[in-house]
Formats: sequence, C1' cells, structure tokens
RNA sequence: GCCAAUUUAGUUUAGUGGUAAAACAGAUGCAUGGUAAGCAUCAGAGGUAAGUUCGAUUCUUACAUUUGGCA
Repeated sequence: GCCAAUUUAGUUUAGUGGUAAAACAGAUGCAUGGUAAGCAUCAGAGGUAAGUUCGAUUCUUACAUUUGGCA
C1' cells in the first nucleotide's frame, strides 16, 4: 500500500428497516439487632459524518479505531 472483518450502557454480550434486550457493576428502598446474601424499583448506550427511506442501530459511502491476511 491492498483486501476482509469489528465498533451497541462502566464491563461482557444479544438483537433487528418501525420508539434497543439482558447479565454483572451503580443508585434508592425493603428486610436484619447489624453486615453480607436476598427482594423490589430506578438510571445508564448503537465510533463520526453524509446519503437512501415516511422511518436507519440495521442498507450504502467516506473517515476513524481494533484485529487478521497478502505483498
């Protein structure tokens, strides 16, 4: 330099053209003589930009990140 793949919550992963799911972690409350465990509730996210579309996390393009391959 060329090709391919990856990018979603603090972390690890799902999902799919129609208002993104869970586990752990976090906060609040319950409970206990108290702590842990437990129970209930809550908050928290699609790398960036553009395009297509009534509607994009999903499709397309460019850029970036990471990984792999070729030379």
Notes
The RNA shown here (transfer RNA) has 71 nucleotides and comes from an uncultured Bacilli bacterium. The sequence was found in a public genome assembly. It matches the Rfam family "tRNA". Rfam classes the family as a transfer RNA.